[in-house]
RNA sequence: CAUUGAUAAAGGCAAACUUAUUGAAAAAUAAGGACGCAAAGCCAUGGGUCUAAAGGAAGUUUUCAUUUCUAUGAUUGCCAGGUUUCCAAA
Numbered sequence: 001c002a003u004u005g006a007u008a009a010a011g012g013c014a015a016a017c018u019u020a021u022u023g024a025a026a027a028a029u030a031a032g033g034a035c036g037c038a039a040a041g042c043c044a045u046g047g048g049u050c051u052a053a054a055g056g057a058a059g060u061u062u063u064c065a066u067u068u069c070u071a072u073g074a075u076u077g078c079c080a081g082g083u084u085u086c087c088a089a090a
Base pairs, nucleotide, nucleotide: 004088005087012037013036017032018031019030020029021028022027035077041083042082043081045080046079047078048075049074050073054070055069056068057067058066
């Protein structure tokens, strides 16, 4: 340095759920809480997934309401890629 990952040491993160706030929603943030995680650090670049306010289309029509399509929204704790990185028994 690369690979690998202990019933090791020192630390770290925090799912579900609850409360509050924001948002059209998905979801996010904060506090509590731990299911898990060696990149569960960071980056929406590719794929996947979720949502559809706004916009398009259909039908109806005075409008509302209905059906359908679209990410410009979201997710890195779905996967790949990029990048940085603690410890070291075998």